[in-house]
The RNA shown here (transfer RNA) has 73 nucleotides and comes from a Patescibacteria group bacterium. The coordinates come from a structure-prediction model, not an experiment, and the mean pLDDT is 81. Its Rfam family is "tRNA". Rfam classes the family as a transfer RNA.
RNA sequence: GGACGAGUAGCUCAAUGGUCAGAGCACUGCAUUCACAUUGCAGGGGUUACAGGUUCGAAUCCUGUCCCGUCCA
Numbered sequence: 001g002g003a004c005g006a007g008u009a010g011c012u013c014a015a016u017g018g019u020c021a022g023a024g025c026a027c028u029g030c031a032u033u034c035a036c037a038u039u040g041c042a043g044g045g046g047u048u049a050c051a052g053g054u055u056c057g058a059a060u061c062c063u064g065u066c067c068c069g070u071c072c073a
């Protein structure tokens, strides 16, 4: 330098172009316990890597950039 794949909550991951971007774990509060753990209930947490474009509408489609991984040179 080239090809392919990935980037979404603190972590691991979902999400036919269309209603509020969700799940598990984690975190906070309450209940339970002498206490802890477990369990139950409730809650907080998101510029969907970044910038443009297409569209009535974009996490999703197109272009460029950044970063990570694999391969080729």
Base pairs, nucleotide, nucleotide: 001072002071003070004069005068007066010025011024012023013022018056027043028042029041030040031039049065050064051063052062053061